Annotation:
A computed fold for a 73-nucleotide RNA from an Oligoflexia bacterium, annotated as transfer RNA.
RNA sequence: GGAUCGCUAGCUCAGUUGGUAGAGCAGAUGACUCUUAAUCAUCGGGUCGCAGGUUCGAUCCCUGCGCGAUCCA
Numbered sequence: 001g002g003a004u005c006g007c008u009a010g011c012u013c014a015g016u017u018g019g020u021a022g023a024g025c026a027g028a029u030g031a032c033u034c035u036u037a038a039u040c041a042u043c044g045g046g047u048c049g050c051a052g053g054u055u056c057g058a059u060c061c062c063u064g065c066g067c068g069a070u071c072c073a
Stems, first nucleotide, its partner, number of pairs: 001072007010025004019056001027043005049065005
């Protein structure tokens, strides 16, 4: 330098023949318990890497850039 894949909640990851985003763990609160832990219930938390384009509408399609991984040279 080239190719492929990935980037979504604090962490690990789902999610799309385009219709205003979820799980587990973690966190907070409550119940239970002498207390903690465990268990149960509830709750909060996201400009979907960034910038443009297409579209009535984009996490999803297109382009460029950034970061990471692998391969080739």
Its Rfam family is "tRNA". The family's RNA type in Rfam is transfer RNA. Its family is annotated with triplet codon-amino acid adaptor activity in the Gene Ontology. The sequence was found in a public genome assembly. Taxonomically the source falls in Oligoflexia (Bacteria, Pseudomonadati, Bdellovibrionota). The prediction has a mean pLDDT of 80.